[in-house]
RNA sequence: GGCUGGCCGGGCGACCGCGUUGGCGAAGGGGCGACCCGACGUCACCGAGGAAGGUCCGGGCUCCGAAGAGCAGGGCGGUGGGUAACACCCACCCGGGGAGACCCGCGGGACAGUGCCACAGAGAACAGACCGCCACUCUCGGUCUCACGACAGGGAGCGGUAAGGGUGAAACGGUGGAGCAAGAGACCACCAGCACGUCGGGUGACCGUCGUGGCUCGGCAAACCCCGCCCGGAGCAAGAUCAGACAGGGCACGUUCGAGGGCUGCUCGCCCGAGUGUCCGGGUAGAUCGCUGGAGGCUGUCGGUAACGGCAGUCGUAGAUGGAUGGUCGCCCCUGCUCCCCCGGGAGCAGGACAGAACCCGGCCUACAGGCCAGCCCGU
Numbered sequence: 001g002g003c004u005g006g007c008c009g010g011g012c013g014a015c016c017g018c019g020u021u022g023g024c025g026a027a028g029g030g031g032c033g034a035c036c037c038g039a040c041g042u043c044a045c046c047g048a049g050g051a052a053g054g055u056c057c058g059g060g061c062u063c064c065g066a067a068g069a070g071c072a073g074g075g076c077g078g079u080g081g082g083u084a085a086c087a088c089c090c091a092c093c094c095g096g097g098g099a100g101a102c103c104c105g106c107g108g109g110a111c112a113g114u115g116c117c118a119c120a121g122a123g124a125a126c127a128g129a130c131c132g133c134c135a136c137u138c139u140c141g142g143u144c145u146c147a148c149g150a151c152a153g154g155g156a157g158c159g160g161u162a163a164g165g166g167u168g169a170a171a172c173g174g175u176g177g178a179g180c181a182a183g184a185g186a187c188c189a190c191c192a193g194c195a196c197g198u199c200g201g202g203u204g205a206c207c208g209u210c211g212u213g214g215c216u217c218g219g220c221a222a223a224c225c226c227c228g229c230c231c232g233g234a235g236c237a238a239g240a241u242c243a244g245a246c247a248g249g250g251c252a253c254g255u256u257c258g259a260g261g262g263c264u265g266c267u268c269g270c271c272c273g274a275g276u277g278u279c280c281g282g283g284u285a286g287a288u289c290g291c292u293g294g295a296g297g298c299u300g301u302c303g304g305u306a307a308c309g310g311c312a313g314u315c316g317u318a319g320a321u322g323g324a325u326g327g328u329c330g331c332c333c334c335u336g337c338u339c340c341c342c343c344g345g346g347a348g349c350a351g352g353a354c355a356g357a358a359c360c361c362g363g364c365c366u367a368c369a370g371g372c373c374a375g376c377c378c379g380u
Stems, first nucleotide, its partner, number of pairs: 001377008010332007018047002021044005028037003049354001053365002056363005061235004073231005078092005093107001094105004108226002113224002115220003130165002132161003136157005142151003173191005192216001194213004199208003239289004248280006260272004296315008333352009
């Protein structure tokens, strides 16, 4: 100067304030009573995060649905492991980048088919003649020659040519030779790549060796598509329990054949008496549960390269529902600036992030002032 991994993310004290739970007191309410509920006050304990966030994946849990299979739709995609599961993690393979530590990859299939390849360019897929090169035909003027003719050149036409130039992200292998009118994998040698086969290593992706072949086959699947594997739907406003009131309405019984009520432990009896009971309204409002101890954290040990797993010990401290977890001051800490001197300190000022639980976990991604630790690489 870099690379990788892990960790912290202000500390202490005082005062005020908020929330859950518990103790005490208590207005008031209920009950014949024992007793119960309890606004409010007071005391005590506890009270956000590494991401609580985005809600992007995967699960638990709950309700609904469901014989099984298939279609449609969606997701995933090198290999082997881990896990409850995953689009996550670990190890490895392949490709790419870097001098290196290390980093990046949405990494099945492009000879099953269809489609697309902007701009530029002549041509963008079983291609293509713009310049160039070459052959032939016609023609033009020039030089030489007495002349026939010869030589070099220009123009037009018609062909050949994919070596060279030019365009492009990409132009149908590379180098050399032989060959040709000029050229070309059309041919030859070597190299690269592909396909097939042999042998060896690896659980595997794959790697290495040898041989043969035609000589060569572009890219895009986050275009349709094909192949393999996976997937019911909705979500704590899930869901469960308790359970009203008003208006209005239905049904039953009843009004001298009297429902119902009072006295009462019960029956008889006496008295009052025109409404009474029940259901709908509504399983609504409201309340309670779900609600936090869970695939949990830490330590040790064993297995494993690792992710992770087994065993033992130990810890336990948010659960709100208009939604608490905050504010002020003092001292200390860190950073920056300014000033002072005895150059090591002192003083003053400013700043200290991102953000905030809401059923719970495992991940990913994103945001983050400042700081700490460990390992490794390069240079001197």